[in-house]
Large-subunit ribosomal RNA, domain III from Ramlibacter sp., 388 nucleotides, folded computationally.
Context: one part of a larger RNA
RNA sequence: GAGUAGCGUAAAGAGAUGUGAGAAUCAUCUCCGCCGAAAGCCUAAGCUUUCCUGGGCCAGGGUUUUCCACCCAGGGUUAGGCGGGACCUAAGCCGAGGUCGAGAGACGUAGGUGAUGGAUAGCCGGUUAAGAUUCCGGCCCCACGGCAACUUGUUUGAUCAAUGGAGUGACGCAGAAAGAUAGUGCUAGCGGCGUGUGGUUGUGCCGCGUCAAGCCCGUAGGGUGCUGGGAUAGGCAAAUCCGUUCCAGCUUAAGCCCGAGAGGUGAUGAGGACCGAACUAAGUAGGGAACUGCAUGUGUCUACGCUGCCGAGAAAAACUUCUAGGUAGAGUUGUCGUGCCCGUAGUGAAACCGACACUGGUGGGCAAGUAGAAAAUACUAAGGCGGC
Numbered sequence: 001g002a003g004u005a006g007c008g009u010a011a012a013g014a015g016a017u018g019u020g021a022g023a024a025u026c027a028u029c030u031c032c033g034c035c036g037a038a039a040g041c042c043u044a045a046g047c048u049u050u051c052c053u054g055g056g057c058c059a060g061g062g063u064u065u066u067c068c069a070c071c072c073a074g075g076g077u078u079a080g081g082c083g084g085g086a087c088c089u090a091a092g093c094c095g096a097g098g099u100c101g102a103g104a105g106a107c108g109u110a111g112g113u114g115a116u117g118g119a120u121a122g123c124c125g126g127u128u129a130a131g132a133u134u135c136c137g138g139c140c141c142c143a144c145g146g147c148a149a150c151u152u153g154u155u156u157g158a159u160c161a162a163u164g165g166a167g168u169g170a171c172g173c174a175g176a177a178a179g180a181u182a183g184u185g186c187u188a189g190c191g192g193c194g195u196g197u198g199g200u201u202g203u204g205c206c207g208c209g210u211c212a213a214g215c216c217c218g219u220a221g222g223g224u225g226c227u228g229g230g231a232u233a234g235g236c237a238a239a240u241c242c243g244u245u246c247c248a249g250c251u252u253a254a255g256c257c258c259g260a261g262a263g264g265u266g267a268u269g270a271g272g273a274c275c276g277a278a279c280u281a282a283g284u285a286g287g288g289a290a291c292u293g294c295a296u297g298u299g300u301c302u303a304c305g306c307u308g309c310c311g312a313g314a315a316a317a318a319c320u321u322c323u324a325g326g327u328a329g330a331g332u333u334g335u336c337g338u339g340c341c342c343g344u345a346g347u348g349a350a351a352c353c354g355a356c357a358c359u360g361g362u363g364g365g366c367a368a369g370u371a372g373a374a375a376a377u378a379c380u381a382a383g384g385c386g387g388c
Stems, first nucleotide, its partner, number of pairs: 013031006032386004040366004046347002050345001051075006060068002080141002082343004087118002092113003098107003122139005142339011160325001164322004172309004178302003183296004189208005210270002214265003221258004225250008234242002271291001274287002310313001352361002368380004
C1' cells in the first nucleotide's frame, strides 16, 4: 500500500432456555426458510481412523467459538451362507522347452495368472455411545463326518467316475402385447382427540391398517413331437452318450422341460398406532388394539420368452450323460458334530482427484405424494440442511 480488496454462487433467519470467565455463531426447544431423480438412502474406487465417548482451545476453521473432519486420551469393525480366496475362464500379463538377438533382452507353444463376466448354501426381527444378512431370538439351508433304524449291493457287481467324448452352460439390438408383484391411493376395522368457533359430538379430525427366506403346491405364460427297437468306416481309443440312418407305436394333445406369481405353512411368532412406570431423569423398562378389501401400477419378475431386423452378437468351469477305469460298500430318514484365510468402523464428498472446509471432476443401484406424457417443472413426504 490499507483498516483498502476480500470473507468463495442471493437456501434466511427469529425468539426463549441452558452451558460457560466470556455466546449473533455451541446445546435444547418453538417457529421460519431451502433441497427432495437430491442438497435423501445404499454402494464401487479412492482415502485410512476421519467413526464413538471424555477432555481441550496456542495453531488449523477466511469472523467468533464453550464448537469441529483440529489437539490429547480411551473405546469401537465378530460371518460355513454377504464380498474375495481355498472353483472357472476373457482381454491383458508371465512363460518350461523353443525361435530370434552381439548383448541387455524380444516374441511365443504347453502351462499359469488374471473379473469388470460364469458358478456358488440366509431370511425376518431385536440390540450398542460406536458392529451387525456377522452378535442375540426365531425359522431355514449347504458341504463333510460319527451313530442308529430301514432299504439295497458284493462278479447276476450296487455305487463312484475321467485331465477323454457329447450335451448344457451360451449370450446381439429393436418392438409389441399379456400375466404378476414391489410400491402407491382409498378403505372395512381399530386406537386416540375434544370449551373451540362463522359453524360443527357430526356422514367430525388425527394415526395405524404390516411381515421374510425356507418348505409344500405347480398356476398365467413359454418351449419341444414323444416312446421303443435295429444299423452305424463320424465325434483322434472306447461308448449303451451325441451325430447319421431305417422301422414300429402313440397321436394334434397328451407327455416332458422351463416357469413368475398366488394360495398354504413359516406365524400360538415378530412388528404395531397408542399407553407408559418404579429412586420421579429417560417417552427408558414394560404393556399393546385392529391388522381387511378395492383400485392403480414402474426402467422389476415371467424373459432376450415372443415377433422383427442386420452389423450376426465371449470363454472355461460347475452341471447332465457316455464309456475308459476302479471295487465293497452305497442310499434314505433321524440325531449329534465339524466348517479355514482376508474384508467388515467411517466417508463416498468439507473425508477421493483438483496446493484450500475450492461454484469444477468422480462409476453403479433405490426412485414416495399432488398436478403432469414424463426421472421436465412447481409445491411437498421420508430424510437432510440454512458454517452454503
The coordinates come from a structure-prediction model, not an experiment, and the mean pLDDT is 83. The full RNA is in RNAcentral, with records from ENA.